Predicted 3D model of a 120-nucleotide RNA (SAM riboswitch aptamer (S box leader)) from a Pseudomonadota bacterium. NCBI's taxonomy places the organism under Bacteria, Pseudomonadati, Pseudomonadota. Its Rfam family is "SAM riboswitch aptamer (S box leader)". Gene Ontology term of the family: regulation of gene expression. On this family, see Stoddard et al., Structure 2010: "Free state conformational sampling of the SAM-I riboswitch aptamer domain". Of the family's consensus pairs, 97% are formed in the model.
[in-house]
RNA sequence: GACUCAUCGAGACCGGCUGAGGGAAAGGCCCAAUGACGCCGGGGCAACCAUCAGGACUAACCAUCCGGAAAUGGUGCCAACUCCUGCGGUGAUAUCGUUGAUAUCGCCGAAAGAUGAGGG
Numbered sequence: 001g002a003c004u005c006a007u008c009g010a011g012a013c014c015g016g017c018u019g020a021g022g023g024a025a026a027g028g029c030c031c032a033a034u035g036a037c038g039c040c041g042g043g044g045c046a047a048c049c050a051u052c053a054g055g056a057c058u059a060a061c062c063a064u065c066c067g068g069a070a071a072u073g074g075u076g077c078c079a080a081c082u083c084c085u086g087c088g089g090u091g092a093u094a095u096c097g098u099u100g101a102u103a104u105c106g107c108c109g110a111a112a113g114a115u116g117a118g119g120g
């Protein structure tokens, strides 16, 4: 890097260093010399995996599945819904030149992305 599965509207900031960009690309809209982004230290959030105890399945065990506990370890995360949109479908309203089109506000799904777990 590729594949499979799950999740993505909640939550969680201080100090030091550095110094101009950053929020994935584009458009928008934001953050940023009152120092962003990044790095380091500390703190925290959360509960994916490991862990613990149940239930289902089984003759029984393993595996698997379901919901739960805890926060020791492995990750992750700590501006904005994944910041919003783009693709497909659809609801309401308004306008127009009314089998339709456009605009605004929504909803569902996909794509892309992020994180975890897994097998090779």
Base pairs, nucleotide, nucleotide: 003118004117005116006115007114008113013042014041015040016039017038021031022030023029026085027084028083043078044077045076048074049073050072051069052068054066055065056064082112087109088108089107090106091105092104093103094102095101096100